[in-house]
Molecule: small-subunit ribosomal RNA
Organism: uncultured bacterium
RNA sequence: AGAGUUUGAUCCUGGCUCAGGAUGAACGCUAGCGAUAGGCCUAACACAUGCAAGUCGAGGGGCAGCAUAUUUGUAGCUUGCUACAGAUGAUGGCGACCGGCGGAUGGGUGAGUAACGCGUAUGCAACCUACCUUAUACAAAUGGAUAGCCCGGCGAAAGUCGGAUUAAUACAUUAUAUAAUUUUGGAUUCGCAUGAAUUUAAAAUGAAAGAUUAAUUGGUGUAAGAUGGGCAUGCGUUCCAUUAGCUAGUUGGUAAGGUAAUGGCUUACCAAGGCAACGAUGGAUAGGGGAACUGAGAGGUUUAUCCCCCACACUGGAACUGAGACACGGACCAGACUCCUACGGGAGGCAGCAGUGAGGAAUAUUGGUCAAUGGGCGCGAGCCUGAACCAGCCAAGUCGCGUGAAGGAAGACAGCCUUAUGGGUUUUAAACUUCUUUUAUAAGGGAAUAAAGGUUUCUACGUGUAGAGAUUUGCAUGUACCUUAUGAAUAAGCAUCGGCUAACUCCGUGCCAGCAGCCGCGGUAAUACGGAGGAUGCGAGCGUUAUCCGGAUUUAUUGGGUUUAAAGGGUGCGCAGGCGGGCUUUUAAGUCAGCGGUCAAAUCUACAGGCUCAACCUGUAUUCGCCGUUGAAACUGCAAGUCUUGAGUAUAUAUGAAGUAGGCGGAAUUCGUUGUGUAGCGGUGAAAUGCAUAGAUAUAACGAGGAACUCCAAUUGCGUAGGCAGCUUACUAAUCUAUAACUGACGCUCAUGCACGAAAGUGUGGGUAUCGAACAGGAUUAGAUACCCUGGUAGUCCACACCGUAAACUAUGAUUACUCGUUAUUUGCGAUAUGAUUGUAAGUGACCAAGCGAAAGCGAUAAGUAAUCCACCUGGGGAGUACGUCGGCAACGAUGAAACUCAAAGGAAUUGACGGGGGCCCGCACAAGCGGAGGAACAUGUGGUUUAAUUCGAUGAUACGCGAGGAACCUUACCCGGGCUUGAAAUGUACCUGACCGAUUUGGAGACAGAUCUUCUAGCAAUAGCAGGUAUGUAGGUGCUGCAUGGUUGUCGUCAGCUCGUGCCGUGAGGUGUCGGCUUAAGUGCCAUAACGAGCGCAACCCUCAUCAUUAGUUACUAACAGGUUAAGCUGAGGACUCUAGUGAGACUGCCAUCGUAAGAUGUGAGGAAGGUGGGGAUGAUGUCAAAUCAGCACGGCCCUUACGUCCGGGGCUACACACGUGUUACAAUGGGUGUUACAGUGGGCAGCUACCUGGUGACAGGAUGCUAAUCUCUCAAAGGCACUCCCAGUUCGGAUUGGAGUCUGCAACUCGACUCUAUGAAGCUGGAUUCGCUAGUAAUCGCACAUCAGCCAUGGUGCGGUGAAUACGUUCCCGGGCCUUGUACACACCGCCCGUCAAGCCAUGGAAGCUGGGGGUAUCUGAAGUACGUAACCGUUCAGGAGCGUCCUAGGGUAAAACUGGUAACUGGGGCUAAGUCGUAACAAGGUAACC
Repeated sequence: AGAGUUUGAUCCUGGCUCAGGAUGAACGCUAGCGAUAGGCCUAACACAUGCAAGUCGAGGGGCAGCAUAUUUGUAGCUUGCUACAGAUGAUGGCGACCGGCGGAUGGGUGAGUAACGCGUAUGCAACCUACCUUAUACAAAUGGAUAGCCCGGCGAAAGUCGGAUUAAUACAUUAUAUAAUUUUGGAUUCGCAUGAAUUUAAAAUGAAAGAUUAAUUGGUGUAAGAUGGGCAUGCGUUCCAUUAGCUAGUUGGUAAGGUAAUGGCUUACCAAGGCAACGAUGGAUAGGGGAACUGAGAGGUUUAUCCCCCACACUGGAACUGAGACACGGACCAGACUCCUACGGGAGGCAGCAGUGAGGAAUAUUGGUCAAUGGGCGCGAGCCUGAACCAGCCAAGUCGCGUGAAGGAAGACAGCCUUAUGGGUUUUAAACUUCUUUUAUAAGGGAAUAAAGGUUUCUACGUGUAGAGAUUUGCAUGUACCUUAUGAAUAAGCAUCGGCUAACUCCGUGCCAGCAGCCGCGGUAAUACGGAGGAUGCGAGCGUUAUCCGGAUUUAUUGGGUUUAAAGGGUGCGCAGGCGGGCUUUUAAGUCAGCGGUCAAAUCUACAGGCUCAACCUGUAUUCGCCGUUGAAACUGCAAGUCUUGAGUAUAUAUGAAGUAGGCGGAAUUCGUUGUGUAGCGGUGAAAUGCAUAGAUAUAACGAGGAACUCCAAUUGCGUAGGCAGCUUACUAAUCUAUAACUGACGCUCAUGCACGAAAGUGUGGGUAUCGAACAGGAUUAGAUACCCUGGUAGUCCACACCGUAAACUAUGAUUACUCGUUAUUUGCGAUAUGAUUGUAAGUGACCAAGCGAAAGCGAUAAGUAAUCCACCUGGGGAGUACGUCGGCAACGAUGAAACUCAAAGGAAUUGACGGGGGCCCGCACAAGCGGAGGAACAUGUGGUUUAAUUCGAUGAUACGCGAGGAACCUUACCCGGGCUUGAAAUGUACCUGACCGAUUUGGAGACAGAUCUUCUAGCAAUAGCAGGUAUGUAGGUGCUGCAUGGUUGUCGUCAGCUCGUGCCGUGAGGUGUCGGCUUAAGUGCCAUAACGAGCGCAACCCUCAUCAUUAGUUACUAACAGGUUAAGCUGAGGACUCUAGUGAGACUGCCAUCGUAAGAUGUGAGGAAGGUGGGGAUGAUGUCAAAUCAGCACGGCCCUUACGUCCGGGGCUACACACGUGUUACAAUGGGUGUUACAGUGGGCAGCUACCUGGUGACAGGAUGCUAAUCUCUCAAAGGCACUCCCAGUUCGGAUUGGAGUCUGCAACUCGACUCUAUGAAGCUGGAUUCGCUAGUAAUCGCACAUCAGCCAUGGUGCGGUGAAUACGUUCCCGGGCCUUGUACACACCGCCCGUCAAGCCAUGGAAGCUGGGGGUAUCUGAAGUACGUAACCGUUCAGGAGCGUCCUAGGGUAAAACUGGUAACUGGGGCUAAGUCGUAACAAGGUAACC
């Protein structure tokens, strides 16, 4: 210090989450020791038991118990000792009692309290203070009681009553008082005021206690001090305004009372005040602070432990005593609860220490000691002390130590992984060797804490103080610590390992089980689940959960924002408030500086020191705030004076759709009347409803009425905004300019408030021409409560009154100042030559520099640089909703949440994709043509169905005559049946045998099994080779996954695209280049250009065809010469020609003309065999479709192993109500049939092609010859030509189907071959919607050859040649594609996204009759205890006084009516969430009616 998460990617906004620290914690797993500090956060819930406040005999009377002494008696007897019983308060001492002091401290808790409660700083001239200290004065005289003890009574008890007697430092009376208090009078001094102090005179008032060891101590008054308290005041002190008004002792005064003291503290009277937006009152919550945690700090959170203050003591009230209480372990009353009881009555208060129950996730021992520290009493010894100090329990925190150290590689074994017998890792880790002993165990020694106090001795002097010596007092504790011995001996876990975040593999699982802080993992190869191995982090702990701060500048004072992300109020005026021009002077509130006081201690920080270190402890230093005081005077403020530039006024112009009221005008719509006129009009995409022969529409004239103002008109003008438009009149307002005459800061902003405020809407009354919600009808549609059409009511208009909202927008608050330029325009004023031009002021627009901004953009009219004031924002949804309140006639408006839910929602820009967006361009894409398909029959493939099996794959384009370029067996993968199991084939090792092969034969459907015959090689041998068998390691699989893959292929597409380097632009994704203009078949070129170049594609290079030249001629050719045949290049020969096959040439827009900058285009151009890529082929960029293929092959993983392997026989892949694709043949005369006749090219051939001959109608058969091929052969090409015939018919078309007879191949043609002959002669007469191919040697048409192959289901495929067209105006439309641009809420990319109702489940919530709680207030009745006051009966011999009674106040209780706030609730409202429900398609593209307010 940051990181993850919105997106395909980017920047921003913005939330959520994480890494850190902390805790009085809890839970899970684990656990060796020590030190130190901590330990009911919940029920201020209830408490058994024990303890927590006593002490003083030096105040008193006394003496129950104990001890001693004296004494009496008895007993034992040792005659003075023991025991027992009694007496004596005589002594030590002391239960209970009177009295004194202390129980108001210490200790606990945080319920209440939002308060002078707390903190801080002041004040008391308005106060008190026991014990303590100092000073001073004093202590005289007397009296009567009472507790206890004793006697008696009542009661279960608690307790209580009566009688007699008695003491005090208890109580009372009197005396004394130069001090004190009060009153009155005088004087002096001082204070902010009331007043205070000093002094003086007089009067009044009220004190005391003794004890003892004789040294002391205690008592009383007064004055001071110290300590502790009381009261008052300034400032600070949580949240809610959906709490806005509160208050009658209330605010003040006078008088009195009361108090220690001021005061409405209380009472009477008088006045009517007091508080509040600077937040009263009410409600909720809460003890406050020092401090603690966190943070860089500012802050935020917390108030456990320790310290200070406050409050409380079962709940409530009220008082007594006392120096001090309205009293935790005191008293009284009321209430609730618990306990005892003899039912009459009593007792109690752990929020003291332990402990118990309950509650809870959760918090300890019914311990020891007063040794130390401290407290109470006491002269003291001492007693008491659950304060305190110690110990126990708890990893609950912090700190420290240990669980060993060094060496040690055969890098051991096991484990795990692996590319597999190799390696890696665990791993110097272990074993092993050497060493150490903290800790542990055992043994021994052994503190400090005791400064002090007690007792005693001595010394000094001022005779009760100081000092010295001795002795005594230790719970913890025989503890800490030290020494010795033993021996690595006694001691390691937890979490994590996808990213954030350090750490990776295997197995299991298979959207299951599960994980998860966020993002997210898991659907058969999971580093994310579970286990294992390994690793990482921390370590006696480690993780999880909860909470706080941080990160979060995510409430922003430090330190944020508001055009579009959340956010500027619709606009103005304006009180309070905030801020405010120049100069001079004063002052000193703010400000600054010095000094002083305070800021408790502890803590924090720094530095020292002490525990072996550390935590911890001790010491010193520092400390922001507040108060006081002294000074300074720049700035702000206060005060005074002055100025003119801000602001305003005046004068003179100017401007305008500024406002209000009135008058006037023409055009148009509609309606009415009349005329002309006749059949339609109107409306739409097309129609219909509607109007019209009762005369419409159209046209002309006249009239009526209402509303709006054409052109001018604009980027114009005016107004605060909303808004304002015919002309004119009146009234009113505003702005600008000029002058610089007047005032002299009069200003800016503005919460609350007041006013204005489009449209729609509301009320009352008018008006109503047009348009027109609702409504009606007609269409459209699957539907159409819409869009379109015909009508049409409210409304639209006016007056008055409401409403108060809009995307009320410049999505941009107002004011002021400053800051480069260009340009247009409106209205003034100036300069000038009155023109052009130009200056200046106020507006209105456009473009841009700097700057700003996330970017888009803004840019003197700022979103720049600054200042002041106001308003508003803090993730999305829920929701601008609910409740409450205010306003409104209503509609509704204003204010305005929460539960719950999500991890996003959002802004700007980028690249794509898409659009029923736009532009440009191309393609047999359309159009123009030619021929087909779709109808028939057949062939073939597919689906479906069937089947034992009909093996499998391919499925829009891009599957379907496809894999298959040959399914009768084989193929074959499928089915049935029969066999084999190291296997049909391959291979290593070991062992055995010596053959194997072959031949014959038996059984069997065959595989196979058996029998017989024959029978090894090399070497001397070991052994080797070969073959078979056995065992073993292995094999085998057309089994699965093409979504694990390689390779190959299809398609977009032979479309023109796809990229890179450097540079430049941009925060960035990205862009530029590659865009623009022209051009091209082309990202092909040219020009331009922040780009310059380059690569893969295009083109070219390659093959082939077309022309020529040259070289070479056999098997090809034959012009000339010669020979020769029935004929024939047949022969000699030739190298001319054709041809063959090598090498070259040729074509490049090269030339001409026109156009053009160029590239290039055009031309009946020339030339040329060929002309603008000459035709064809091969060649397929980056990528897309998880496209196809595990069944061509290869390969990861999974699966089978007497079977999912393998062999054999038979069957199936050939099935058949049906549907589709691709073809063949036809439907005929441009034809069929018969006869005759002509012209190719590519290819193939020895298990082959076969001439020729013979036979057969023929398929073919029997002979025979040539050819391993430019030689022989397949091989007669067919359409065509020439004749004849048919004459438009289901035919002399068509040939399916079927019968019969054959041929051929082959072990074998039944399922299931082809061909031949003969007979038969089906459908079909040109094919609906729709759809396919083709632009020239093409379509169409005609035949030929080949691959596979024994044969063939080939009409298929691949090639070859023959004959040989038509048409293209053109790019509007359909389809596909390319480029540019635009919109986007899409990015799985429109087969996208997404909205609402309904239905289902779950969740929280609003309303709600009713039911049921809570706290507070008001009124009224009653009213204990108690203070105060009053008081005749009774008590008291009188008196004092008391009892009793009464009055006031009051806790509590009762009653009543309201308000507030919870819980629950039939029913009901919407909301949220939930892989695959229903209906539609509202939004995003012009989203198919632009969207939205």